The RNA shown here (transfer RNA) has 73 nucleotides and comes from a Candidatus Woesearchaeota archaeon. NCBI's taxonomy places the organism under Archaea, Nanobdellati, Candidatus Woesearchaeota. The RNAcentral record of the sequence draws on ENA.

[in-house]
RNA sequence: GCCCUCGUAGCAUAGUAGCUAUUGCGUCGGUUUCGUAAACCGAAGGUCAUGGGUGCAACUCCCAUCGAGGGCU
Repeated sequence: GCCCUCGUAGCAUAGUAGCUAUUGCGUCGGUUUCGUAAACCGAAGGUCAUGGGUGCAACUCCCAUCGAGGGCU
């Protein structure tokens, strides 16, 4: 220098035939207990890396940039 894959909640992930984002752990509250843990119930938490484009509509398609990993010379 060129090519490929990836970037989604505090952490780890699903969702990429375009239609208002999933689950687990963790956190908070409640039930239970003499109390804690466990168990059960509920809740909060996401500019879907950044910017732009297409389109009625974009995590999803296109372009550029940034970052991570891998390969070739």
The prediction has a mean pLDDT of 81.